[in-house]
RNA sequence: AUCAACCUCUCGGGGUGCUUCAUCGUAAGAUGUGGCUGAGAUAGCAUUUGCUUGACCCGUUGAACUUGAACUGGAUAACACCAGCGUAAGGAAGAGAUUUGUACUUAAG
Numbered sequence: 001a002u003c004a005a006c007c008u009c010u011c012g013g014g015g016u017g018c019u020u021c022a023u024c025g026u027a028a029g030a031u032g033u034g035g036c037u038g039a040g041a042u043a044g045c046a047u048u049u050g051c052u053u054g055a056c057c058c059g060u061u062g063a064a065c066u067u068g069a070a071c072u073g074g075a076u077a078a079c080a081c082c083a084g085c086g087u088a089a090g091g092a093a094g095a096g097a098u099u100u101g102u103a104c105u106u107a108a109g
Base pairs, nucleotide, nucleotide: 001102003101004100005099007096008095009094010093011059012058013057014056017036018035019034021032022031023030024029043052044051045050046049065090066089067088071084072083073082074081
């Protein structure tokens, strides 16, 4: 020295999947109950796709998340499960205080 981290406040961005069994249904699908992965798959209202909400994650030092993608490879009961793609393209911010660290300066030894 608001340079960084942590913390606090306010504001904002985002995702919400796959599937056994049972019931209803000509079917598509819907409801309930379990399972898988994960930080997160909540709840409600309208409706078959949206809105609101809770928790969670992320906010330019930006892999939170979206597009590419009905993608490619490997697993799995299955999947947006893992990896690639990706020094690809997009993508949402300000303030405050303390502590620690770091850098610089001065003095003494």
This is a predicted structure of a 109-nucleotide RNA (TPP riboswitch aptamer (THI element)) from Sulfurovum sp.
The organism belongs to Sulfurovum, within Bacteria.
The coordinates come from a structure-prediction model, not an experiment, and the mean pLDDT is 76.
It was read from a public genome assembly, where an Rfam model found it.